[in-house]
Molecule: transfer RNA
Organism: Kosmotoga olearia TBF 19.5.1
C1' cells in the first nucleotide's frame, strides 16, 4: 500500500426481511448454610466505535473517519 473480517452490558458473544436490544459469566439483594461455596429467586447495568446521509422508523442500508485481527505485496 491492496483485499477481507470485526467494533453491541464489566467480559465473551447473539441480534432474522429495517420496527422501541438479548444470553452466558460476572456484579447487587434475598432464600439456603454455623460461615463460605454451590443451587434457587429477584434486580441493576448498554442507545450499539465517531460523524453524516436515506427512511415514518437504522445495531441493521449508504458515505467518510478511527481502532483491532487475518491475508498478500
Nucleotide at each position: 500500500c491492496a483485499g477481507g473480517a470485526g467494533g453491541u452490558a464489566g467480559u465473551u458473544c447473539a441480534g432474522u426481511c429495517g420496527g422501541u436490544a438479548g444470553a452466558a459469566c460476572g456484579c447487587u439483594g434475598g432464600u439456603u448454610u454455623c460461615g463460605g461455596g454451590a443451587a434457587c429467586c429477584a434486580g441493576a447495568g448498554g442507545c450499539c466505535c465517531g460523524g453524516g446521509g436515506u427512511u415514518c422508523a437504522a445495531g441493521u442500508c449508504c458515505c467518510c473517519g478511527c481502532c483491532u485481527c487475518c491475508u498478500g505485496a